[in-house]
Notes:
This is a predicted structure of a 73-nucleotide RNA (transfer RNA) from uncultured Flavobacterium sp. The source organism's lineage runs through Bacteria, Bacteroidota, Flavobacteriales, Flavobacteriaceae and Flavobacterium. Its Rfam family is "tRNA". About the family: Transfer RNA (tRNA) molecules are approximately 80 nucleotides in length. Gene Ontology term of the family: triplet codon-amino acid adaptor activity. It is annotated as a transfer RNA. The RNAcentral record of the sequence draws on MGnify. Its mean pLDDT, the model's own confidence on a scale to 100, is 82.
RNA sequence: CGCGAGUUAGAGCAGUUGGCAGCUCGUUGGGGUCAUAUCCCAAAGGUCACAGGUUCGAAUCCUGUACUCGCAA
Repeated sequence: CGCGAGUUAGAGCAGUUGGCAGCUCGUUGGGGUCAUAUCCCAAAGGUCACAGGUUCGAAUCCUGUACUCGCAA
């Protein structure tokens, strides 16, 4: 250099045919307990890697760039 996969909350991951951005764990607050843990309720936390394009509307489609992993050489 060539081919393929991936990038979404602190961590691990969903997101179907373009139409409200979610789950589990964690964090914080409350409940509960003699107390801690378990358990129950709630909340915070996101430039959907970056830039541009298409569209009434993009995490999703198109183009380019960056990074990670794999295959081949």